Predicted 3D model of RNase P RNA and transfer RNA as a complex of 490 nucleotides.
[in-house]
RNA sequence: CCAGGCGGCCGGAUGGCCGCUCCCGCCGCAGGUUUCGGCCGCGCGCGGGGGAGGACAGUCCGGGCUCCACGGACACGACGGUGCCGGGUAACGCCCGGCGGGGGUGACCCCAGGGAAAGUGCCACAGAAAGCAAACCGCCUGUCCGCGCGCUUCGGCGCGCCGGCCGGCAAGGGUGAAAGGGUGCGGUAAGAGCGCACCGCGCCCCUGGUAACAGGGGCGGCACGGUAAACCCCACCGGGAGCAAGACCAAGUAGGGGCGACAGGCCGUCGUCUUCGGACGGCAGGCCAGGCGGUUUCCGAGUCGUCGCCCGGGUAGGUCGCGCGAGGCGCCCGGUAACGGGCGUCCCAGAUGAAUGGCCAUCCAACCGCGCCUCGGCGCGGUGGACAGAACCCGGCUUACAGGCCGUCUGGCACU
RNA sequence: GGCCCGGUGGCAGAGUGGCUAUGCAGGGGACUGCAAAUCCCCGUACGUCGGUUCGAUUCCGGCCCGGGCCUCCA
Numbered sequence: 001c002c003a004g005g006c007g008g009c010c011g012g013a014u015g016g017c018c019g020c021u022c023c024c025g026c027c028g029c030a031g032g033u034u035u036c037g038g039c040c041g042c043g044c045g046c047g048g049g050g051g052a053g054g055a056c057a058g059u060c061c062g063g064g065c066u067c068c069a070c071g072g073a074c075a076c077g078a079c080g081g082u083g084c085c086g087g088g089u090a091a092c093g094c095c096c097g098g099c100g101g102g103g104g105u106g107a108c109c110c111c112a113g114g115g116a117a118a119g120u121g122c123c124a125c126a127g128a129a130a131g132c133a134a135a136c137c138g139c140c141u142g143u144c145c146g147c148g149c150g151c152u153u154c155g156g157c158g159c160g161c162c163g164g165c166c167g168g169c170a171a172g173g174g175u176g177a178a179a180g181g182g183u184g185c186g187g188u189a190a191g192a193g194c195g196c197a198c199c200g201c202g203c204c205c206c207u208g209g210u211a212a213c214a215g216g217g218g219c220g221g222c223a224c225g226g227u228a229a230a231c232c233c234c235a236c237c238g239g240g241a242g243c244a245a246g247a248c249c250a251a252g253u254a255g256g257g258g259c260g261a262c263a264g265g266c267c268g269u270c271g272u273c274u275u276c277g278g279a280c281g282g283c284a285g286g287c288c289a290g291g292c293g294g295u296u297u298c299c300g301a302g303u304c305g306u307c308g309c310c311c312g313g314g315u316a317g318g319u320c321g322c323g324c325g326a327g328g329c330g331c332c333c334g335g336u337a338a339c340g341g342g343c344g345u346c347c348c349a350g351a352u353g354a355a356u357g358g359c360c361a362u363c364c365a366a367c368c369g370c371g372c373c374u375c376g377g378c379g380c381g382g383u384g385g386a387c388a389g390a391a392c393c394c395g396g397c398u399u400a401c402a403g404g405c406c407g408u409c410u411g412g413c414a415c416u
Numbered sequence: 417g418g419c420c421c422g423g424u425g426g427c428a429g430a431g432u433g434g435c436u437a438u439g440c441a442g443g444g445g446a447c448u449g450c451a452a453a454u455c456c457c458c459g460u461a462c463g464u465c466g467g468u469u470c471g472a473u474u475c476c477g478g479c480c481c482g483g484g485c486c487u488c489c490a
Base pairs, nucleotide, nucleotide: 001412002411003410004409005408006407007406008405009404010403012363013362014361015360016359017358018357020051021050022049023048024047025046026045027043028042029041031040032039033038053387057398058397060396061395062394063393064392065242066241067240068239070300071299072298073297077296079238080237081236082235083234084098085097086096087095088094099113100111101110102109103108114233115232119231120230121227122226123225136173137172138169139168140167142165143164145163146161147160148159149158150157151156181199182198183197184196185195186194200222201220202219203218204217205216206215207214208213246320247319248318249317256311257310258309259308260307261306262305264288265287266286267285268283269282270281271280272279273278290304291303292302313489314488327346328345329344330343331342332341333340334339364385366383367382368381369380370379371378372377417486418485419484420483421482422481423480426440427439428438434470442458443457444456445455446454463479464478465477466476467475
C1' cells in the first nucleotide's frame, strides 16, 4: 500500500427570525368561590427551562405494573415452549466463557447441538432388496445335456466353451439420498471380520477437568441405517388477559326487546276431570340433576333465572394510571468475560387526532459537471442529508439504514 | 396502541411431506348454413427469503402484503 476479519462510536454543526407542546415564576381578568388571607379557572400576556431514536419499526421472546379467584390438587393431568456444559441476569428462546461438529491459507465465522439398543409411523420414484434384509448382472464348486479338440483296449476318459439344473458367495457392476463398517495384507473353489494390523464403533476401567468432554489402556468381530423443525420419551419452564389493563368524577338513557342453551326427573301442595286405576294443568316449597365465578381439567364450598348471541338506549367530556427508573454519566475495585459491588454526580418528552417544525446564511461529508495538474489532489459551479419517527415502562432478538470515524487482528506485495 | 386470522392460475376454492384437484373466465379444435349449448385439448398457480429433510405448498424461523376485533355508561 492492497484485500479482509472482529469490536465500538457517530449519524449533520453553528448563528438568526417565526411558530408548536409541557412545566415554573410574574402580571392581568367586568370569571367562579371565599372564613377576605387566598384558592381555582382563563389569557389569541411577558420571562425562564425541557422537548424523538439507535432503531421509538416488526410485535418475535422475557419481565415490571393492573385487573380477573372462595379455597384446594397450586399442580402437572391436558396445552404451549425450551433443550451440549458451566456461569450472568428480575427474567428470557438473550448474553459471556468453554466443549463437540463443520467452513476458511488466516484473523475468524456458522450450528433448534438431549434421546433413534421405550415404542409407533414414514423412507416416493428407481432398484433384486428400504429394515427380523435380499440376490438382477456377476464370481465359484459340483453335476447333467450339447458342441469342439486330444487319447483310446472303441466300453469310455481328459480338457475347453456356450446354455440349463442343484448349491455356495456378497468382492465387483448396476439402482438410489441411503444397500448391514473403511483401508491393506493374508486366506479361499470363489468369497466374506473368515483371520490379522491400523482407523472407526460399542462396553468397561484409569487419568485430567465443576461439567460438557479429552487422553490412555483393556475387551468385543460389529451386534446398533436415516428421520424426533413426525408422533413420542426424558429434564426444565409457563394460571389468563392486557394501559382501549384498571380507578374516579361529570352528563345522560329504557337496566327495554328478541333468539338460543341448561329445562329434565322425583317428592310435596293446589285446581279440574274421572271408568276411582289415574290423567291434565298450576305453584316453585324440598331433593337430585344442571348453569355460573380463574377463557383447559378435577375436588370441595358458595349461589341460582343464570349464561351466550343479536337488536336497541345514552354519552362522544374530564382527572388519575403517566414519568426517580432492574435510570444516565464518571472514577475505583472484583471477575478471562457477560456482569457485580462501592463512591460521586445529574434529573432528561409526556402529547391524546395527537407537539418536537419552517425559512435564511456559513461550514462539513457525499454526488454530478467543467477546468488545472507534479496523477495525487486543487479550484469553480450545481444538487443536497440514510432508515425511521414516542403513545404505560424496561431487558433482549430480528429487520431497515446515505455516509463517516476509532481501535485491534489476519493474509499478500514492496522497502529497510 | 393492543390482540387475532389469512396469502394456492385472471376469479373462486379443495388439498396434503412424494407429478396441486375442481368450477367459472380465456385460447384452440370438433359439431353447425352461422351461432348458442355440448364434447375434447391448452397455460411459468402454492406471497417472499432462509433452514430441517433424500425430497417442503405442507414442518420451523425471518420479512412483505391483506383482513378482522377491542372506548365508556346502564

It holds a member of the Rfam family "Bacterial RNase P class A". Rfam classes the family as a ribozyme. Rfam links the family to the GO terms dimeric ribonuclease P complex, tRNA processing and ribonuclease P activity.